This is a predicted structure of a 1402-nucleotide RNA (small-subunit ribosomal RNA) from an uncultured bacterium. Rfam family: Bacterial small subunit ribosomal RNA.
């Protein structure tokens, strides 16, 4: 401390997520250990059982026990013995008296008001802070004075009788006290009554003193002491009462009769309407009362830099509660969790009449839930009750168990020992390797933990001391060498730190997600592996607060156009508030001192627990706050007297559609009457409905009426907005201007009320000319409930009400104050100079534009600020849902004003930038229009295409830029397509292993061919060892595929387009995207050049270098020429010979806006001429920027993956690609006389030629054959050139045009001509008389015509791709149709107008 997300990109605005940090957590998944902590956040929901308050006998009486002594009764051991008896012990009953570390009911005293629970109530004096009480009270405690004399009745327990099923009672009877009640005494206390003295902010109080009244006590004892009264003080520990503070809503605005207050009373410790009588009418509220909803409150806790936000679980303080409501008794102290009374609900017992209960004490159960523990120990220790102690009670509490719920701490090993760098796995791939990986084993070292033995605390103050606990902690040993503990968990597309394989994938309805987003056949983002990253006894999710979010802005937002300025004024409360000087006060402000702000937390210095950021202990600070108090007197406040710039008045004056009420004018349209006139008139893009012979429209004159004011007239003027415009009158509001006389801060905003407030509606009454919703016809369209036309009613107009809204806009509250200038205008003043118009200085009030700082996302604003400050008030917080919806105010109504939520998306937007589009602009170009010339579309062939059929009609190309396109030429073959039949290492390449010596080649069988048998014939070279070659046969890597995908791709190409355009580097401008440079003035075929410019330069493109052609010169002269000489021929360059001329190929010249004139900007360049063979790139050709069309093409080739392998390969043989109801594309031939048809006759280029071109000569009507010369070609052939020109002839008809279709007869290629060849003769002689809508080509040697050649190819052109021949029209121009370029303008588009959107249906 940020990122992600709106766009093709940018900055803004803005909202959505994420990265930290927290938890009484819950919930997958995993799970060694030990410490300290923590555990029902739901159901204040119900509870079974158990324990959680008792003690004292030294307060009492009876009783029970034990012991003691004594009696008494019984008893019969012992011992004597005269055996008759006597002795009389234990031990048993009673009785009495004593006695006890006894027992526990009762009567008595203290304690169950603490201590634990848990937060339902509760917006409150209930918390919190800080005060107060002259308005209280306090049992045990502690300190000092004073006291306890002396009777008396009772009563529980017991004892009898009795009621009831229990719970309980209920009559009689006895009996005690530290129980109860008099009397007495009374230092002090309290109450009455009066006196004095001192004090307080009031009521008041304190002190002294007199005088009447009133009230006490308990005893027990071990003889030490303990207890009891009176009354005072303290100290605890509570009770009232006040000042601050303490959640949301105003779609809750009025609330309150004991209510507010006073007088007397009751009533409490105590004040008080707390209560109660009676008098008054008050009291609370916009500083939010009343109501609603939610809520215990605080130290604190968690976050955050901090202010702040959220929370109130553990610990600590107060409060409220205790099955749910209400009531008091007893106490010192409850209205009282483990008291009582009533109700009511539940539960549980009954003999039905009746009666018992209260876990929100600690354990535990059911329940509710996502979810929270044991019906453990022990009073050892720290507290607590009760006792004189000793004890006694104590789920307080100290401990233990559960639970990774949280912190913190430790460990799961260490080694620079170990590389066959294993194996598996996984990837690749050059098959070496590589990555997991020194990891593992293995070696060597150590023991935290854990395991086992032995010892063993402190906590515990003199003693004693049992839970914790045989625990913490030490010590030893013996194995293992990691043991019983890693690597779990998440995650790897970007934020966000980490990559590749495999396989899936017809559904983008799956799946995965925290946002954006992936997945449609090669998925780093679903799935699986492997490796990686993180974090570790954990680690992901959910869920909840806070931070990032300055996204509620006090710190610290904003309001032209992004969400937001109230449509306006004026103004009471409320805000903040001038300048000069002078006092008082101190509430704010500054500053000192004291008191609190409880421990505990936190923070810091120490110590302690083996360490520790856990835990504990000791001391600082801190706790920014509250109160009381001293003290300053600058500032702001109060307050008292002043002045004066602000602000308002008084005089003077000006400009005005300012508002109002009445009266008046002229034009123009309607109507209405009347000439005049005659057939139309309106209307529109064009009609048409409408008006009109019953006289329209025009035309003239009179007349009603009713509404609006022409020129003036202008970002002119006045007004708060709204709004205001013919003209004269009354009265009226503001405004400025000059002067400087009175006030003297009187000013500013301004919630809430008030007042005015366009149109349009609304009401009641007039008006009603024109306009003109509705509505009516007519037009337009697909349709037209629009828009265009004819007609019309509310309405507009007035008068009085209503209504309150508008893009009520400068989309810009208001007020003051300061801040470069420049230049219009309206309304003043002053000054100067000019004096018939006025020009210049200033200056103060309006309007306007241009600009600097300055500010803004930017556009822009800019002295009329959106700049700089100051003060108030509106008003916004992501889009849509919506300015809806309920409530509620106002309104006659129409509706306004206020004004949500649930759902949804992830983005809405704003400014601006480069594109692209536009039935926008401007300028320019092009056979693009427009002038021409010929055509296509109709007719019949040809020929490709679609469709259709077919076994199969292989298969591609599809606007322009597919259709005589790949095809420079499908009878087989080609050929891919269909039937059939055939092979399986293959028809082709390479390797291995055997055999043979071939292989061609002949020959036979067979066959539809082919495959297939059979025969015959037969290598080369050799150093003699082999080697090569070829064929068969064998096995397998592998051949092969015109199989898919051109949307996996290279390469070619095709189009825009031969259109001028398309970038870059430095610079420079802009926050940026980007912009200049390429814009501009001109010019060009051109982004050609020039001339200007914050640009100067450079790349591809343009040209220009290449070739052809058209002029000449020169060199050369065969196979080409032949002027001149000479020979010759029926003729002929035929021949010597020439190198003039044609050609012919090489090298060369010529054209540069070079000259001359004009234009132009002394520019570029434009025109116009001259000379020139040729003139402004001379024709033509090849050359094709950056990009665009996921154009075409995997079937020229290559190639990636994916698919077939006795077949989607390989062969044969026939078929088909040639179909034919038709739809279209492209062309040749025609329809005729510029022509047909014959007869004779002239004039070319360019070209080919040996498996050829073939003279010439013979036959043939021909097409052709027969025979055969020259010629690898400037030699020889193909080869005739057509058209033209000449001459006949035909005479405008389907013909002497046309030639389709067809019959018969031939020629030629070739194995082959039936499907389905070209071409000859004879004969047939079809359709067509110039071709609808529309369309296509072409600007000069073009167009049209008009013949020649060649490629391919046995053979087959009307196509293709050259070749010359005769040889034109036209263009005014760019308004308009197509395209294209450049600027500009606008955009809600950017997959780019074949966009993007909105409504209705389904």
């Nucleotide at each position: 401390a940020g990122a992600g997300u709106u766009u093709g990109a940018u900055c803004c605005u803005g909202g959505c997520u994420c990265a930290g940090g927290a938890u009484g957590a819950a919930c997958g998944c995993u799970g060694g250990c030990g410490g300290c902590g923590u555990g029902c956040c739901u159901a204040a929901c119900a509870c079974a059982u158990g324990c959680a308050a008792g003690u004292c006998g030294a307060g009492c009486g009876a009783a029970g026990c034990g012991c003691a002594u004594a009696a008494a009764a019984u008893g019969g051991a012992u011992u004597c013995u005269u055996c008759g008896g006597a002795u009389g012990a234990a031990g048993c009953u009673u009785u009495a008296u004593g006695u006890g570390a006894c027992u526990g009911a009762g009567c008595g005293g203290c304690g169950g008001a603490c201590g634990g629970g848990u937060g339902a109530g509760u917006a409150a004096c209930g918390c919190g802070u800080g005060g107060g009480c002259a308005a209280c009270c306090u049992g045990c405690c502690u300190u000092a004075c004073a006291c306890a004399g002396g009777g008396g009745g009772a009563u529980a327990a017991c004892a009898g009788u009795u009621a009831g099923a229990a719970a309980u009672g209920a009559c009689u009877g006895c009996u005690a006290a530290u129980a109860c009640c008099g009397c007495a005494u009374a230092a002090g206390a309290c109450c009455g009554c009066g006196g004095g003295a001192c004090u307080g902010c009031a009521u008041g109080g304190u002190c002294c003193g007199g005088u009447g009244g009133u009230a006490a006590a308990a005893a027990c004892u071990c003889c030490g002491g303990u207890g009891g009264u009176g009354a005072a003080a303290g100290a605890u520990g509570g009770g009232c009462c006040c000042g601050c503070g303490u959640c949301u809503g105003a779609u809750u605005a009025g609330g309150u009769a004991g209510u507010u207050g006073g007088c007397g009373g009751g009533g409490u410790a105590a004040c008080g309407g707390c209560c109660c009588a009676c008098c008054a009418a008050g009291c609370c509220g916009a500083c939010g009362a009343u109501c609603a909803g939610u809520a215990g409150c605080c130290g604190a806790c968690c976050u955050g830099a901090g202010a702040g936000g959220g929370u109130g679980a553990c610990c600590g303080g107060c409060c409220a509660c205790a099955u749910u409501g209400g009531g008091a008794c007893u106490g010192a102290g409850a209205c009282a969790c483990g008291g009582c009374c009533c109700a009511g609900a539940c539960u549980c017992c009954u003999a039905c009449g009746g009666g018992a209960g209260g876990c929100a004490g600690c354990a535990g159960u059911g329940g509710g839930g996502a979810a929270u523990a044991u019906u453990g120990c022990a009073c050892a220790a720290u507290g607590g009750g009760g006792g004189a102690a000793a004890c006694c009670c104590u789920g307080a509490u100290g401990c233990a168990g559960c639970g990774a719920c949280g912190c913190c701490g430790c460990g799961u090993g260490a080694g620079c020992c170990g590389a066959u760098g294993a194996a598996g796995u996984a990837u690749u791939u050059u098959c070496g390797g590589u990555a997991u990986g020194u990891a593992a084993a293995g070696c060597u070292c150590u023991u935290u933990c854990a395991a086992c033995a032995g010892g063993g605390a402190a906590g515990a103050a003199a003693a004693u001391g049992a839970a914790c606990a045989g625990u913490a902690c030490c010590u030893g040993u013996a194995u293992u060498g990691a043991g019983a503990a890693a690597g779990c968990c998440c995650c790897c597309g970007g934020c966000u730190a980490a990559c590749u394989u495999c396989g899936u994938g017809u559904g983008c309805a799956a799946c995965a997600c925290a946002c954006c987003g992936c997945g449609g056949g090669u998925a780093u983002a679903g799935g699986u592996a492997g490796g990686g990253g993180g974090c570790g006894a954990g680690c992901g999710u959910u869920a909840u607060c806070u931070g990032a979010u300055u996204u509620u802005a006090a710190u610290g937002g904003g309001u032209u156009u992004a969400a937001a300025g109230g449509g306006a004024g004026g103004g009471g409360g409320g805000g903040a508030g001038g300048c000069c000087a002078u006092g008082c006060c101190a509430a704010g402000u500054c500053u000192g001192a004291u008191g609190u702000g409880a421990a505990a937390g936190a923070u810091u210095g120490g110590g302690g627990c083996u360490c520790a950021g856990c835990c504990c202990c000791c001391g600082g600070c801190c706790c920014u706050g509250c109160a009381u108090u001293g003290g300053a007197a600058u500032c702001g406040g109060u307050u008292a007297a002043g002045g004066u710039g602000g602000u308002g008045u008084a005089c003077a004056g000006u400009a005005g559609a300012g508002g109002u009420a009445a009266g008046c004018g002229g034009a123009a349209u309607u109507c209405c009457u009347a000439u005049u006139g005659u057939a139309g008139c309106g209307g529109u893009g064009a009609a048409a409905u409408g008006c009109g012979u019953a006289g329209a429209u025009a035309u003239u004159a009179g007349g009603a009426g009713g509404a609006a004011c022409g020129c003036c007239a202008g970002u002119g003027g006045a007004g708060a907005a709204g709004g205001c415009g013919g003209c004269u009158u009354g009265g009226u509001g503001g405004a400025c201007u000059g002067u400087a006389a009175g006030u003297g801060a009187c000013g500013u905003u301004g919630a809430g009320g008030c007042u005015a407030g366009a149109a349009a509606g609304c009401g009641u009454g007039g008006g009603g000319a024109g306009c003109a919703a509705a509505c009516a016809g007519g037009a337009u369209u697909a349709g037209a409930u629009a828009c265009c036309c004819u007609g019309g009613u509310a309405g507009u107009c007035c008068a009085c009400u209503c209504c309150g809204u508008a893009a009520a806009c400068g989309a810009u509250g208001a007020u003051u104050a300061g801040u470069a200038g420049g230049u219009g205008u309206c309304g003043g003043u002053g000054g100067g100079c000019a004096u018939g118009g006025g020009c210049c200085c200033a200056u103060c009030g309006g309007u306007g534009c241009c600009g600097c700082a300055g500010c803004c996302a930017a556009c822009g604003c800019a002295g009329u600020a959106a700049g700089u400050a100051a003060u108030c008030c509106u008003c916004c917080u992501g889009g849509g849902g919506a300015g809806u919806a309920c409530g509620u105010u106002c309104g006659c109504a129409a509706g306004a004003a206020u004004g949500a939520a649930a759902c949804u998306c992830a983005a809405a937007g704003g400014a601006a930038u480069u594109g692209a589009c536009g039935g926008g602009g401007a300028c320019c170009c092009g056979c693009a229009c427009a002038a021409g010339c010929g055509g296509u579309g109709g007719a019949g062939c040809a020929u490709g295409u679609g469709g259709u059929u077919u076994a199969a009609u292989u298969a591609g190309a599809a606007g322009c830029a597919a259709c005589g396109c790949g095809a420079a030429g499908a009878a087989c073959c080609u050929u891919c397509c269909c039937a059939a039949g055939u092979c399986u290492u293959g028809a082709c390449a390479u390797c291995c292993c055997g055999a043979u010596g071939g292989c061609a080649g002949g020959u036979g069988a067979g066959u539809a061919a082919a495959g297939u048998c059979a025969c015959c014939c037969u290598c080369u070279c050799u150093u003699c060892g082999g080697a090569g070659c070829a064929u068969c046969g064998g096995a397998g890597a592998c051949a092969g595929g015109u199989g898919g995908u051109g949307c996996a791709u290279g390469g070619u190409u095709g189009u825009u387009g031969u259109c001028a355009g398309u970038u870059c580097g430095u610079g420079u401008c802009g926050u940026g995207a980007g912009a200049u440079g390429u814009u501009g003035g001109g010019u060009u075929a051109a982004g050609u050049c020039c001339c200007g410019c914050a640009a100067c330069g450079a790349g591809c493109g343009c040209a220009a270098c290449c070739c052809c052609u058209a002029u000449u010169u020169u060199u050369a002269g065969u196979a080409g020429c032949c002027a001149g000489c000479a020979g010759g021929u029926a003729a002929a360059g035929c021949u010597g010979g020439g190198a003039a001329c044609u050609c012919u190929a090489a090298a060369g010249a010529g054209a540069c806006u070079g000259c001359c004139g004009g234009g132009g900007a002394u520019a570029a360049c434009c025109c116009g001429g001259a000379g020139g063979a040729a003139g402004g790139u001379g024709g033509g050709g090849a050359u094709g920027a950056c990009g665009u069309c996921a154009a075409a093409u995997c079937a020229u080739c290559a190639u990636g993956c994916c698919c077939c392998u006795u077949a989607u390969g390989a062969u044969u043989u026939g078929g088909g690609c040639u179909a034919c109801a038709c739809a279209c594309g492209u062309g040749a031939u025609a329809c005729a006389a510029u022509g047909g048809c014959g007869u004779a006759a002239a004039c070319a280029a360019a070209g080919g030629g040996a498996a050829g071109c073939g003279a010439g000569c013979c036959g043939g009507u021909g097409a052709c054959g027969g025979u055969a010369a020259g010629c690898a070609a400037a030699u020889c052939c193909c080869a005739a050139a057509a058209a033209u020109a000449a001459c006949g002839u035909c005479c405008c008809a389907g013909u002497u045009c046309g030639g389709a279709u067809u019959g018969c007869a031939g020629u030629c290629u070739g194995c082959a001509a039936c499907u389905c060849g070209a071409c000859u003769g004879c004969a047939u002689g079809a359709a067509g008389u110039u071709g609808g809508a529309a369309u296509c080509g072409c600007u000069a040697g073009u167009a049209a015509u008009c013949g020649c050649g060649g490629a391919u190819c046995a053979g087959a052109a009307u196509g293709c791709c050259g070749c010359g021949g005769u040889g034109a029209a036209u263009a005014c121009g760019u308004u308009c149709c197509c395209g294209g370029g450049u600027c500009u303008u606008g955009u809600a588009c950017a997959c780019a107008c074949c966009g993007c959107c909105c409504g209705u249906c389904a």